This is a predicted structure of a 72-nucleotide RNA (transfer RNA) from Camelus ferus. It matches the Rfam family "tRNA". It is annotated as a transfer RNA. Model confidence (mean pLDDT): 83 of 100.
RNA sequence: GGGAAUAUAGCUCAGUGGCAGAGCACGUGCUUAGCAUGCACAAGGUCCUGGAUUCAAUCCCCAGUAUGUCCG
Numbered sequence: 001g002g003g004a005a006u007a008u009a010g011c012u013c014a015g016u017g018g019c020a021g022a023g024c025a026c027g028u029g030c031u032u033a034g035c036a037u038g039c040a041c042a043a044g045g046u047c048c049u050g051g052a053u054u055c056a057a058u059c060c061c062c063a064g065u066a067u068g069u070c071c072g
Base pairs, nucleotide, nucleotide: 001071002070003069005067006066007065010024011023012022013021018055027041028040029039030038048064049063050062051061
């Protein structure tokens, strides 16, 4: 320099053009003499950034940024 990939909750990751989810972690309650485990509930998101298409974009298109990777 070129190619393809990834970017979504604190962490690990799903997701589909029509109100964004799970597990773990954190918080509250129940359980216990107490802790752990277990159960229930709740909180937590500018879906990397900007633009384009669309009635509607996390999803499609373009450019950029970051990360790791392959080729040279």